[in-house]
Molecule: c-di-AMP riboswitch aptamer (ydaO/yuaA leader)
Organism: soil metagenome
């Protein structure tokens, strides 16, 4: 210079006061959720609660435990998906390279117009190639 994400811009007041700073809001805009009519969805049994942000879903194999077997939990190996590849900007395509988490509701929530509520964080950081 620039990446990943919604997570960015302006306004405006109060407190402190040498000084930094601290509190409460308003607007645009981006994202996310609740929520009719209609649709769907309904019927037995068993067994298990359900749901949402995100790409982050599954699947195999080892270990731990155990009388054996599933879960959890640790490690690998792959995968649905997902990002990057920086040319002045925008886009496609390939080599290459990376991610495939975590967190939140609380017994509840299908879509959903009106309306109604919530965020606006965090984290990294290079420089092959062709084409429109």
């Nucleotide at each position: 210079a620039g990446c990943c994400g919604a997570a960015u811009c302006c306004c405006a007041g109060g407190c402190g006061u040498u000084g930094a700073g601290c509190c409460c809001g308003g607007g645009a805009g981006c994202g996310g959720g609740g929520g009719a009519c209609c649709c769907a969805a309904a019927g037995c049994c068993g067994u298990u609660g359900g749901g949402g942000c995100g790409a982050a879903u599954c699947g195999c194999c080892g270990g731990c435990a155990a009388g054996c077997a599933g879960c959890u939990c640790c490690g690998g190996c792959g995968u649905a998906a997902c990002g990057c590849g920086a040319c002045u900007c925008c886009u496609u395509u390939c080599a290459g390279c990376g991610u495939g988490a975590g967190c939140c509701c609380g017994u509840c929530a299908g879509c959903u117009a009106a309306c109604c509520c919530c965020g606006c964080a965090g984290g990294c950081g290079a420089c092959g190639a062709a084409g429109g």